[in-house]
RNA sequence: GUCACUGUGGCCAAGUGGUAAGGCGUUCCACUCGUAAUGGAAAGAGCGCGAGUUCAAUCCUCGUCAGUGACA
Numbered sequence: 001g002u003c004a005c006u007g008u009g010g011c012c013a014a015g016u017g018g019u020a021a022g023g024c025g026u027u028c029c030a031c032u033c034g035u036a037a038u039g040g041a042a043a044g045a046g047c048g049c050g051a052g053u054u055c056a057a058u059c060c061u062c063g064u065c066a067g068u069g070a071c072a
Stems, first nucleotide, its partner, number of pairs: 001071007010024003018055001026042005048064005
């Protein structure tokens, strides 16, 4: 330099046009002499950034940034 893939709560991760699932963690409650474990409840992300298409974009298109890999 070229090409491909990835970017979603604190962490991991699903979803691939119709208002973002789940797990871990966090907070509260129950249980316990207390802690852990277990059970219940709650909060927490508009999807790396910008633009375009569309009635509607995490999803499609273009650009850009970062990471990974392959080739040179």
Molecule: transfer RNA
Organism: Hanseniaspora uvarum DSM 2768